[in-house]
RNA sequence: UUGACUUGAGGGCAAACUUUCCGAAAGGUUUGGGCGCAAAGCUUCCGGUCUAAGUUCUCUGAAAUGGGAAUAAGAUAGCGGGGUUGCAGAG
Numbered sequence: 001u002u003g004a005c006u007u008g009a010g011g012g013c014a015a016a017c018u019u020u021c022c023g024a025a026a027g028g029u030u031u032g033g034g035c036g037c038a039a040a041g042c043u044u045c046c047g048g049u050c051u052a053a054g055u056u057c058u059c060u061g062a063a064a065u066g067g068g069a070a071u072a073a074g075a076u077a078g079c080g081g082g083g084u085u086g087c088a089g090a091g
Stems, first nucleotide, its partner, number of pairs: 005091003012037002017032001021028002035078001041084003045081003048076003054071006
C1' cells in the first nucleotide's frame, strides 16, 4: 500500500402497527413508530415467492356485469445468489 474478515465512532436505514394518497390486487408513497440491519445503498441479470387488471381457456345461462383454471407485461433488493458503489478509528 492492497484485499478479506471482525468491530461500529459520527451518523444512516426502518419491521409490525398507524395516518395520507396511488393501484384491480400484490404492493408502493407519506406521517408517527422501531422489529431489526455493516450495505436493510443501487441494480430484476438468475432462481424463488406474492398478485391476476388485461389476455386465453372453460362452466352455468336466453344473455355475463357471474363462477373456475392458466398466465407478468405487475410486485418483492427487509427471500436468496450475481453485478456495482460507499463507511472514523482499531484488531
Predicted 3D model of a 91-nucleotide RNA (c-di-GMP-I riboswitch aptamer) from a Deltaproteobacteria bacterium. Rfam family: c-di-GMP-I riboswitch aptamer. Rfam links the family to the GO term cyclic-di-GMP binding. Of the family's consensus pairs, 95% are formed in the model. The sequence was found by an Rfam model in a public genome assembly. Model confidence (mean pLDDT): 87 of 100.